[in-house]
Context: one part of a larger RNA
RNA sequence: CUGGGCGUAAAGCGCGCGUAGGCGGUUUUGCAAGCCAGAGGUGAAAUGCCUGAGCUUAACUUGGGAAUUGCCUUUGGGACUGCGAGGCUUUGAGGACGGGAGAGGUGAGUGGAAUUCCCAGUGUAGGGGUGAAAUUCGUAGAUAUUGGGAAGAACACCGGUGGCGAAGGCGGCUCACUGGCCCGUUUCUGACGCUCAAGCGCGAAAGCGUGGGGAUCAAACAGGAUUAGAUACCCUGGUAGUCCACGCUGUAAACGAUGAGUGCUAGGCGUCGGCACGCUUGCGUGUCGGUGCCGCAGCUAACGCGUGAAGCACUCCGCCUGGGGAGUACGGUCGCAAGAUUAAAACUC
Numbered sequence: 001c002u003g004g005g006c007g008u009a010a011a012g013c014g015c016g017c018g019u020a021g022g023c024g025g026u027u028u029u030g031c032a033a034g035c036c037a038g039a040g041g042u043g044a045a046a047u048g049c050c051u052g053a054g055c056u057u058a059a060c061u062u063g064g065g066a067a068u069u070g071c072c073u074u075u076g077g078g079a080c081u082g083c084g085a086g087g088c089u090u091u092g093a094g095g096a097c098g099g100g101a102g103a104g105g106u107g108a109g110u111g112g113a114a115u116u117c118c119c120a121g122u123g124u125a126g127g128g129g130u131g132a133a134a135u136u137c138g139u140a141g142a143u144a145u146u147g148g149g150a151a152g153a154a155c156a157c158c159g160g161u162g163g164c165g166a167a168g169g170c171g172g173c174u175c176a177c178u179g180g181c182c183c184g185u186u187u188c189u190g191a192c193g194c195u196c197a198a199g200c201g202c203g204a205a206a207g208c209g210u211g212g213g214g215a216u217c218a219a220a221c222a223g224g225a226u227u228a229g230a231u232a233c234c235c236u237g238g239u240a241g242u243c244c245a246c247g248c249u250g251u252a253a254a255c256g257a258u259g260a261g262u263g264c265u266a267g268g269c270g271u272c273g274g275c276a277c278g279c280u281u282g283c284g285u286g287u288c289g290g291u292g293c294c295g296c297a298g299c300u301a302a303c304g305c306g307u308g309a310a311g312c313a314c315u316c317c318g319c320c321u322g323g324g325g326a327g328u329a330c331g332g333u334c335g336c337a338a339g340a341u342u343a344a345a346a347c348u349c
Stems, first nucleotide, its partner, number of pairs: 003321004007303002012317001014202004021195003026087006033081002035077008049065006092192001093189003096185005104178007111155001115151008126137002163170002207248006217241001221237004259316006267294013298305002322349003331342004
């Protein structure tokens, strides 16, 4: 390379948009590039293969044949692909109209509980913490309790294998702006589609830069314990950080460890959003879209998956090819840095 694979054995890019490229619904007609058939030319010889012959046999030598899977010319064919022209339509895709649900996003405002701190009142000797203690706070009046004030951060209950989002993720309430989705009508366009190397964008936490903010929690750090030791687990403190604005970083067990799209293949039971019908008016039946559990066929090494497939197929992309060395070195690109990304070899088992 071919082949075989990618939930857990090596392997799905964290996610999207998207160029080139690849692939692409139905029908009529033309062309004949791919495709199929016939004929001709060529495809040197030797080697190799088949079948004969010659040395006593064989090796060896030699005759003939097939093969040389290819290329070119020409004559036809017209199913399929392609190309040109045209049509229709709706089953793909999109639009219109009428409804609907939602922690989808951004900005502004606002509410209560709790926490900490400050002031004042009541009140007196403890509080706190632990396995037990101590560090620690407290007669300069703590803890507790009542009233008042300040600040920052997060939103109990509702809350749900509930919802929304491409993923990361999103949860008090109100307003403004705004993205997507679902259902119904069958009203319009008429294949306008799918995937996607490159490229561009988004991307938890931690971290970085500048400026703010700082209640809680809390790396580092200090102290108290524990212990043989204890650079830990436990306790008392506590700084970065945690929060905001702008900019960077670009990673993760970024997980469903399962790429995207389309079609097909038993059912049963929940739940969320819509629609239709029925009636006994809060239930039943049907249907479309999500989200779960169980399970037939089938698949799987097994576990398990099972109409939301890991089943049966097709299209496109990404990736894997024994373990270690190593996601490392060198070089390139990016970054303020930390580092990220691309990515070997010697050697060794």

Small-subunit ribosomal RNA, central domain from an uncultured bacterium, 349 nucleotides, folded computationally. Its mean pLDDT, the model's own confidence on a scale to 100, is 88. Rfam family: Bacterial small subunit ribosomal RNA.